Transfer RNA from a marine sediment metagenome, 73 nucleotides, folded computationally.
Rfam family: tRNA. Rfam links the family to the GO term triplet codon-amino acid adaptor activity. Rfam classes the family as a transfer RNA.
Model confidence (mean pLDDT): 80 of 100.
[in-house]
RNA sequence: GGGGCUAUGGGUUAGCUUGGUAUACUUUUUGGUUUGGGACCAAAAGACCCCGGUUCAAAUCCGGGUAGCCCCA
Numbered sequence: 001g002g003g004g005c006u007a008u009g010g011g012u013u014a015g016c017u018u019g020g021u022a023u024a025c026u027u028u029u030u031g032g033u034u035u036g037g038g039a040c041c042a043a044a045a046g047a048c049c050c051c052g053g054u055u056c057a058a059a060u061c062c063g064g065g066u067a068g069c070c071c072c073a
Stems, first nucleotide, its partner, number of pairs: 001072007010026003020056001027045006049065005
């Protein structure tokens, strides 16, 4: 210098190919149950790496960038 892969709640992760409600587990908080705790049940909180473009609509498509990993030189 060139190429490939990855980036989503505090943590792990589905969704991307085929654009249309952001999924599940865990965590935290509250309530129920219990003499209390644990377990269980219910509810709530919390995310698409950044910028721009296309579109009625972008996590998804396109362009550029950032970070990590790998390959070639």